[in-house]
């Protein structure tokens, strides 16, 4: 000098996961966002006899192959800060009712979590729009 790693800030990204207030905390209320349940009308086809349920949340489903691995796909993020396009990169998981739920007004029941990446070097094009002068 270079890399790596922690601990505090601060910016910023996925995600509903952020915000006030009050408590010494512990937490506890409230607002925003989220998701479920649940008429009527529409709509639908599942249980039960032999033998196979059905359903949520989430982008996260499907083929496909030489097959626990690869390709690929519906969908879905980011590309430093509003929106679309192009073009680059990546995701395309995991879990959860528990026999039960279709839309669904009144009503009612719940979450608000975890993961990351930078701290001035640097910045992919392009049309709109908005601000400001």
């Nucleotide at each position: 000098a270079g890399g790596g790693g922690g601990c505090c800030g601060c910016c910023g990204c996925c995600u509903a996961a952020u915000u006030g207030u009050c408590g010494u905390g512990a937490g506890a209320c409230a607002a925003g966002c989220c998701g479920g349940g649940g008429a009527a009308c529409c709509a639908a086809u599942c249980u039960u006899u032999c033998c196979c349920g059905g359903g949520g949340u989430g982008a996260a489903u499907c083929c496909g192959c030489a097959c626990a691995g690869c390709g690929g796909u519906a969908g879905g993020g980011a590309u430093c800060a509003c929106u679309u396009c192009c073009g680059u990169c990546c995701c395309g998981a995991a879990c959860c009712c528990g026999u039960c739920a279709g839309c669904u007004a009144a009503c009612u029941c719940g979450g608000u979590c975890g993961g990351c990446g930078g701290c001035c070097g640097a910045c992919g094009g392009a049309a709109g729009g908005a601000a400001c002068a």